[in-house]
Predicted 3D model of a 107-nucleotide RNA (SAM riboswitch aptamer (S box leader)) from Flavobacterium beibuense. Taxonomically the source falls in Flavobacterium (Bacteria, Pseudomonadati, Bacteroidota, Flavobacteriia). The sequence is in RNAcentral, with records from MGnify. Model confidence (mean pLDDT): 81 of 100. Its Rfam family is "SAM riboswitch aptamer (S box leader)". From the family's description: The SAM riboswitch is found upstream of a number of genes which code for proteins involved in methionine or cysteine biosynthesis in Gram-positive bacteria.
RNA sequence: CUUAUCCAGAAAGACCGAGGGAUUUGACCCUAUGACGUCUUGGCAACCUGUUCAGGUAAAACUGAAUAAGGUGCCACAUUCAACCAUGCAUGGCAUGGAAAGAUAAG
Numbered sequence: 001c002u003u004a005u006c007c008a009g010a011a012a013g014a015c016c017g018a019g020g021g022a023u024u025u026g027a028c029c030c031u032a033u034g035a036c037g038u039c040u041u042g043g044c045a046a047c048c049u050g051u052u053c054a055g056g057u058a059a060a061a062c063u064g065a066a067u068a069a070g071g072u073g074c075c076a077c078a079u080u081c082a083a084c085c086a087u088g089c090a091u092g093g094c095a096u097g098g099a100a101a102g103a104u105a106a107g
Base pairs, nucleotide, nucleotide: 001107002106003105004104005103006102011041012040013039014038015037019030020029021028024083025082026081027080042075043074044073047071048070049069050067051066052065053064054063055062079101084098085097086096087095088094089093
């Protein structure tokens, strides 16, 4: 940079010690009953690889299902909301869609 997904799911222990939820502002929330982070163990999921089965093929490719061995990822709410654009309702804003930004996987 490209493509796909982002409404589900899954926590205990130890250490640490003040901030944290990506970034800016505002709101909201978590946090000394110890958050965030690190480690160990456990788990979730099924993106890629593998394995098995079925379809398919001359053989392949390819498609679907299962599995969870390997590579990642993840385990508060939750990609939290707003910001930019459009539409509707009718002005206090609300709702919907999109964009942008971000996260993850594969290339």